[in-house]
Molecule: TPP riboswitch aptamer (THI element)
Organism: bacterium
């Protein structure tokens, strides 16, 4: 350089937002653009960060199992299970 790949939880305020707190490498950071009205999303492209076969980055199993937490995809199992990107 190229591909791959996720962005949860909780609270305030009360608004196409703004501010806090938990864990992590990173929690959507710009720019567009869809959608909904008791609802705060979805998506696209850039950016940051992690990964790339010596491959637990990330996905499925799984609304699973156990522990813990205010609550989570918190943390341990399932894991030489099946997949995953030079």
């Nucleotide at each position: 350089a190229a591909c791959g790949g996720g962005a949860g939880c909780c609270c305030u305020c009360g608004a196409g937002g703004a501010g806090g707190g938990c864990u992590g490498a990173g929690a959507g950071g710009g720019c567009g653009g869809c959608a909904u009205c008791c609802g705060g999303g979805c998506c696209g492209c850039c950016g940051a960060c992690c990964g790339u076969c010596u491959g637990a980055a990330c996905c499925u199993g799984a609304u699973c199992c156990g522990g813990g937490u205010a609550a989570u995809u918190c943390c341990g199992g399932c894991g030489c299970a099946g997949g995953g990107a030079u």